[in-house]
């Protein structure tokens, strides 16, 4: 240098055809247990990799850039 994927809560991952973002684990509090472990409630945490566009309205579309992983390719 080229073409191709992924980036979304502390971690793993969803998100339908654009229409206020959710699971599960973890973490915090409370019950029930003498404690713990286990279960149950209830809670807190992302504005969705950065920026611009388009739209009434974007995680989702379009354009740029960033990082990661794959493939080719040029080097040696």
């Nucleotide at each position: 240098c080229g073409g191709g994927g992924u980036g979304u809560a502390g971690g793993u991952c969803a998100g339908u055809u654009g229409g206020u973002a959710g699971a599960c684990c973890g973490c915090c509090a409370g019950g029930c247990u003498g404690g713990g472990g286990g279960u149950c409630u209830g809670g807190a945490a992302g504005c969705c990799g950065a920026g611009a566009g388009u739209u009434c309205g974007a995680g989702u579309c379009u354009c740029u850039c960033c990082a990661c992983c794959c493939c080719g390719a040029c080097c040696a």
Predicted 3D model of a 76-nucleotide RNA (transfer RNA) from a Candidatus Peregrinibacteria bacterium.
The coordinates come from a structure-prediction model, not an experiment, and the mean pLDDT is 80.
It matches the Rfam family "tRNA". The family's RNA type in Rfam is transfer RNA.
Lineage of the source: Bacteria > Bacteria candidate phyla > Candidatus Peregrinibacteriota.